[in-house]
RNA sequence: GCUCAGAAUGAACGCUGGCGGCGUGCCUAACACAUGCAAGUCGUACGAGAAAUCAUUCCUUCGGGAAUGCGAGUAAAGUGGCGCACGGGUGAGUAACGCGUGGGUAAUCUACCCUUGAAUUUGGGAUAACACUUCGAAAGGGGUGCUAAUACCCGAUGAGACCACGAUUGCCAUAAGUUCAACUAUGAAAGAUUGCCUCUUCUUGAAAGCAAUUGUUUGGGGACGAGUUUGCGGACCAUUAGUUAGUUGGUGGGGUAACGGCCUACCAAGACUACGAUGGUUAGCUGGUCUGAGAGGAUGAUCAGCCACACUGGAACUGGUACACGGUCCAGACUCCUACGGGAGGCAGCAGUGAGGGAUUUUGCGCAAUGGGGGAAACCCUGACGCAGCAACGCCGCGUGAGUGAAGAAGGCCCUUGGGUCGUAAAGCUCUGUCGACAGGGAAGAAAUUGUAGUCAUCCAAUAGGUGUCUGCAUUGACGGUACCGUUGAAGGAAGCACCGGCUAACUCCGUGCCAGCAGCCGCGGUAAUACGGAGGGUGCAAGCGUUAUUCGGAAUUAUUGGGUGUAAAGCGCGUGUAGGCGGCUUGGUAAGUCAGAUGUGAAAGCUCCGGGCUUAACUCGGAAAGUGCAUCUGAAACUGUCAGACUUGAGUGCGGGAGAGGAAGGUGGAAUUCCCAGUGUAGAGGUGAAAUUCGUAGAUAUUGGGAGGAACACCGGUGGCGAAGGCGACCUUCUGGACCGAGACUGACGCUGAGACGCGAAAGCGUGGGGAGCAAACAGGAUUAGAUACCCUGGUAGUCCACGCUGUAAACGAUGGGCACUAGGUGUUUGGGGUAUUGACCCCCUGGGCGCCGUAGCUAACGCAUUAAGUGCCCCGCCUGGGGACUACGGCCGCAAGGCUAAAACUCAAAGGAAUUGACGGGGGCCCGCACAAGCGGUGGAGCAUGUGGUUUAAUUCGACGCAACGCGAAGAACCUUACCUGGGCGUGACAUCCCGAUCCCUUUUAGAAAUAUUAGGGUCAGCUUGGCUGGAUCGGUGACAGGUGCUGCAUGGCUGUCGUCAGCUCGUGUCGUGAGAUGUUGGGUUAAGUCCCGCAACGAGCGCAACCCUUGUCCUUAGUUGCCAUCAUUAAGUUGGGCACUCUAGGGAGACUGCCGGUGUUAAACCGGAGGAAGGCGGGGAUGACGUCAAGUCCUCAUGGCCCUUAUGUCCAGGGCUACACACGUGCGACAAUGGCCGGUACAACGGGCAGCAAUACCGCGAGGUGGAGCUAAUCCCAAAAAGCCGGUCUCAGUUCGGAUUGGAGUCUGCAACUCGACUCCAUGAAGUUGGAAUCGCUAGUAAUCGUGGAUCAGCAUGCCACGGUGAAUACGUUCCCGGGCCUUGUACACACCGCCCGUCACACCACGGAGUUGGUUGUACCAGAAGUCGUCGAGCUAACCCGUAUGGGAGGCA
Repeated sequence: GCUCAGAAUGAACGCUGGCGGCGUGCCUAACACAUGCAAGUCGUACGAGAAAUCAUUCCUUCGGGAAUGCGAGUAAAGUGGCGCACGGGUGAGUAACGCGUGGGUAAUCUACCCUUGAAUUUGGGAUAACACUUCGAAAGGGGUGCUAAUACCCGAUGAGACCACGAUUGCCAUAAGUUCAACUAUGAAAGAUUGCCUCUUCUUGAAAGCAAUUGUUUGGGGACGAGUUUGCGGACCAUUAGUUAGUUGGUGGGGUAACGGCCUACCAAGACUACGAUGGUUAGCUGGUCUGAGAGGAUGAUCAGCCACACUGGAACUGGUACACGGUCCAGACUCCUACGGGAGGCAGCAGUGAGGGAUUUUGCGCAAUGGGGGAAACCCUGACGCAGCAACGCCGCGUGAGUGAAGAAGGCCCUUGGGUCGUAAAGCUCUGUCGACAGGGAAGAAAUUGUAGUCAUCCAAUAGGUGUCUGCAUUGACGGUACCGUUGAAGGAAGCACCGGCUAACUCCGUGCCAGCAGCCGCGGUAAUACGGAGGGUGCAAGCGUUAUUCGGAAUUAUUGGGUGUAAAGCGCGUGUAGGCGGCUUGGUAAGUCAGAUGUGAAAGCUCCGGGCUUAACUCGGAAAGUGCAUCUGAAACUGUCAGACUUGAGUGCGGGAGAGGAAGGUGGAAUUCCCAGUGUAGAGGUGAAAUUCGUAGAUAUUGGGAGGAACACCGGUGGCGAAGGCGACCUUCUGGACCGAGACUGACGCUGAGACGCGAAAGCGUGGGGAGCAAACAGGAUUAGAUACCCUGGUAGUCCACGCUGUAAACGAUGGGCACUAGGUGUUUGGGGUAUUGACCCCCUGGGCGCCGUAGCUAACGCAUUAAGUGCCCCGCCUGGGGACUACGGCCGCAAGGCUAAAACUCAAAGGAAUUGACGGGGGCCCGCACAAGCGGUGGAGCAUGUGGUUUAAUUCGACGCAACGCGAAGAACCUUACCUGGGCGUGACAUCCCGAUCCCUUUUAGAAAUAUUAGGGUCAGCUUGGCUGGAUCGGUGACAGGUGCUGCAUGGCUGUCGUCAGCUCGUGUCGUGAGAUGUUGGGUUAAGUCCCGCAACGAGCGCAACCCUUGUCCUUAGUUGCCAUCAUUAAGUUGGGCACUCUAGGGAGACUGCCGGUGUUAAACCGGAGGAAGGCGGGGAUGACGUCAAGUCCUCAUGGCCCUUAUGUCCAGGGCUACACACGUGCGACAAUGGCCGGUACAACGGGCAGCAAUACCGCGAGGUGGAGCUAAUCCCAAAAAGCCGGUCUCAGUUCGGAUUGGAGUCUGCAACUCGACUCCAUGAAGUUGGAAUCGCUAGUAAUCGUGGAUCAGCAUGCCACGGUGAAUACGUUCCCGGGCCUUGUACACACCGCCCGUCACACCACGGAGUUGGUUGUACCAGAAGUCGUCGAGCUAACCCGUAUGGGAGGCA
């Protein structure tokens, strides 16, 4: 860094779904809308005013017509008033005084309402409706004529209204306002209804009049609402850094209810901006909501406040308020009607439709309640609202039963077969009755208004009447026959979903077999899956449960609370310095910050607390608290700020010194390289691992002398010096910067840091001009190499050098920004000062500045840092936020270019990384060992044969073993058998075992057959007893449980084995160290074959290994003396026999060897070296013995065993065949190629062993294998048994031979039921390859190699193999550089399946994402062209009721087009 567990949602999807209450419900297309409804009302403002029906009368051509009345002053329409700016919807736009909060308005308005004054007067002219007429399809108009008003107009009156001027100055203040007085000008109206007749006129009663109510006009005040302005607050991008001409301000004017560049003319040149202007992107804001411990983060559905919008854009009109959702005009898009001329429309109101979308409801009822409009009122209107419907969408509540019940039922699942579990669960028995169903009853929500009957008060002349208070009665319910109560009946109608590998509660079986699938992360699945699918069981929640999406949390992974920056991401390469941030000591003032108190506000709802109401809860009502904020007032004065003054310690100046590769310029010097000239001189030189290219007989290299030129400055030289860093190194001169020390005169905080900015800045590179000795990219050649565009060599150009300019980067590193203060020491060095001492230099001590090392506390993940901090604090700056993409793209800035600076995203991964640990590894290091190399001897690899393997073939060639550590291996022995394989023939509880039932069983024989097998005949015949029967044994038959499997899995296993390796290692307890993994011990110094021993040591001990104990062999002693032996005495052909046991030998017991002794070395050690003695000397030789572990090493075909598979077969029996094949390849061997030999003759010396289904002598036969025959021997007695090489003599004489023996022919022997496939041996004949073996490779260090023969196991027979035995008997080891293997220590590591590791790049194919010239659409700036409606202004030749003049034609004022 990623991920999960929590809470939440206007949700959606999957599975499921009993009831109720309360809420909520287009988040997408501000997409388009059919239909209905959503704003009207008033006759107590006005004029006019139907019709149908019915009734009556009249007329009638009987069809009907007319009149009157009712309908009715009704309907519908019109003038007029009020309302339509509210209520309801939506969130497109808006980053803005739009919103929130607190102020201002002395810069303003406010219809209706309340309160308080005054008034309500005289007149006039029109106009709609209506009638007639006319245009048009329609919508809609035109003309003529009549008429009313609370419609319109002139005049009168008139104020504390308004305007101008003046005065006043208490309060406040910017102008102004308030208050006072006078004059002038402007300037108003409307009535309606009801009642009454005292006065006046007609006189029934009315009118004037009066009165009441209600209007109207004009003032003052209030309330409500609005406009406007302002402080503060709240998004992102700097890869948007500059913006602005009405722009900023002023003056005059205009405009508005009102301030204002709001507009205009003139004047000035300002205004905003790094505290982010301008530009771009996104977004309605808030109360609140979700989350969180909080701080915060996210959000802005429902409810409430504000704003904005109403198809898109523009505009005004009316009006108190609009630039107006259901008004008007214009333009545009779209839809509809049309007679084609022209018209109509705007659901982001409630329902509803289409579309979009994962997704969001009824074209319902009612004005009963609450609220709103009109009205005097009744009343009308009201998709606001109240209700109902749909949806588990959310929250809350209830239910799906309760008790008892073990034969622990059946059944399922599991099983070690014993049982366990589902499980008191069910059934059964006893109960209850919520919800639902079904009779019945049945609310509250309703109080008003109004009417009526009274009472009281008031107005009035009034008992009319009006108004008001109180009382009674009447009237009004959409929801709804709903809530609620309750009858009947019955456990009856009501449980699912997800999960169960870890995180995370919950485990088994089956299926599947890297398939199918799962998965939030890690990761499961390749035949024993608690992870897939199913089942049983379990866990969690529950009318819901899961999944998906989103937000917060966990995440201190953005860190204000609360992080970091040496190595994990992260200190700018370094300095100077602007803004900014921070800042010594002291005094006084101030009160901006700060602190305290008070006041106002912070709407309601919500949250919290306390109560109340619905049965409870959700929900809701009342009260309180909170709202950490803002503003005002009062106070405090410590701290910060600010103002004024003082101080010296921070900082600086001046004085006196010494050190230095600090910088710049000019000059000088010697050594060396190269070149040139000349001399000497001759064949090589040079170079390398080795060479070659190259130079040289035209004289090189070498050497001597002279000269030229450029560059760099040996020694001194040093974790020495200087500098901010880069960097600086010969010497001299000049100019110049900084640091340090001493003394203590001066200034008086002048300081620190430092975004931008500016400067410096290695090497390489670039430009211009010089210079060029050496070196040397590029390039050429020679080598190396599989290649070698490299490393090595020979050449060599830019460059390196100088001047001037550019570039601006490095692992520019101490991978460590700067400043100040504090916090143990020790030691070295450099450069100052002081003290003691001294003639002086040292030495010693003290005190500054620098550069190093070690180290305490502390810090750190560790490594490490540690007064030169990475410790403890303060101040300032830069930078970081998983890896890759990417020190990249695009854009911008810089650069001549190269390139630099700044700097993303898409996409992709679950890691990347740091430090340390243990291993393993290294063509790293050190030490050491081994037939590991070397030194030797003999082989293999070539030929032939034997044998094993691969391959091929086959019906089958059974299977296993594959580097060392498979291949003469399993197999210590395949003709049948073995045998597992193939072909064919059989069996079916089986070839074999146990249980049950029945039966007596055995031997010989006939036939068929290849046999197995089937069949026939004859003979013989059990045991024990609790004895009429039972039991047991063998065998046969039958039934089923079962047998059987060399079938699979050695990667499920046990056991056994190989290997590293007989290598010296592998561990543990306690202690100690470490955050931990781990370390220590086991490391170190010696030594050993050895972790063998010694010494040292935070270790002390212990275990498995080593060694020893065991066997054998080598010497001696002792015991014993047959079958062994024979010195002495007899005897024989012969230890043959007597005798003896001394010797050999045999086999029991002992001794001996231990570095014990001596000398030297070594640490007074361990030990090593040498010596003595000794049969043997330093482990005497050999064997047995194999630590922890490694190789998923080998073996399921020795055996055992889990799981799976077969069961008239993958079992079992039999015959024949095969395992023995044969183009070929490999391994292991045998015997050769010959003279150190072959052949022939003679002759000598062993050991280990074996033998009764056996070994077999003497003898005879056979050339021989062998045969006949059988003495002896159950073995120190007899036999196998001859040992061979050797020795003596002879022959062969270097050849494919007298070498070699393969192959083949013939004839035999032996074993065996049987030698055809397919045995061994013998004889005769045949006589192949082969003349010492390429690359390569094996064994062996002494009685060893080499060589010679002998025995044994297996076995009827078969041995060149295997296991043993003795005979003869060497060579060599300088040594550890190298090859191989191993041990210990150490080091590096990006490896841990551990180098047979890991891992990089190109290419091929497919796909994804991004960049990209360009193309297209959208959005936007600026400039310009055309320009609708409308407003304002000017003109207005046309038209013109109200007023004025008038001679009555007209004229004027004013208005309209």

Model confidence (mean pLDDT): 83 of 100.
This is a predicted structure of a 1457-nucleotide RNA (small-subunit ribosomal RNA) from an uncultured prokaryote.
The RNAcentral record of the sequence draws on ENA.
It matches the Rfam family "Bacterial small subunit ribosomal RNA".